Bacterial small signal recognition particle RNA from Thermostichales cyanobacterium DRC_bins_46, 98 nucleotides, folded computationally. The model forms 100% of the base pairs in the Rfam consensus. NCBI's taxonomy places the organism under Bacteria, Bacillati, Cyanobacteriota, Cyanophyceae, Thermostichales. It is recorded under the gene name ffs. The coordinates come from a structure-prediction model, not an experiment, and the mean pLDDT is 82.
RNA sequence: GACCUGGGUUCGUGCGGCACGAACGCCUUAACCGUGUCAGGAUCGGAAGGUAGCAGCACUACGGGAUGCUUUAUGCAGGCGCGUUUGCCCGGGUCGCC
Numbered sequence: 001g002a003c004c005u006g007g008g009u010u011c012g013u014g015c016g017g018c019a020c021g022a023a024c025g026c027c028u029u030a031a032c033c034g035u036g037u038c039a040g041g042a043u044c045g046g047a048a049g050g051u052a053g054c055a056g057c058a059c060u061a062c063g064g065g066a067u068g069c070u071u072u073a074u075g076c077a078g079g080c081g082c083g084u085u086u087g088c089c090c091g092g093g094u095c096g097c098c
Base pairs, nucleotide, nucleotide: 001095002094003093004092005091006090007089008088011083012082013081014080015079017076018075019074021072022071023070024068026065027064028063034059035058036057037056042051043050044049
C1' cells in the first nucleotide's frame, strides 16, 4: 500500500414494547319531546267499524360500561433483525514493498 473481516458510528428499514385516542365486536341505554304494536280508557259512527293514542312489550339512537393473542392514528424510551456507512473510529488476518 492492496484485499478480506470483527465491533462501533451514520443513514434507512422490518418486528415488537409502553402510554393514549379511534373503529369494530359484547353488554347496557327512550315515562313524554324515537319507531312498531298498541290492553285499558278517550273519541267518531245507527251499526259494522274507524281515529288519535297513555301504560306495557319489542327494536333502534344519542350516551355509558367492562373488555379483546382484533384493526388503526400519534407519541415515548430504547430492544432485536436486515441492509448501508468506499472520505468516519477501534481492532484482526493475508499478500507485496521499504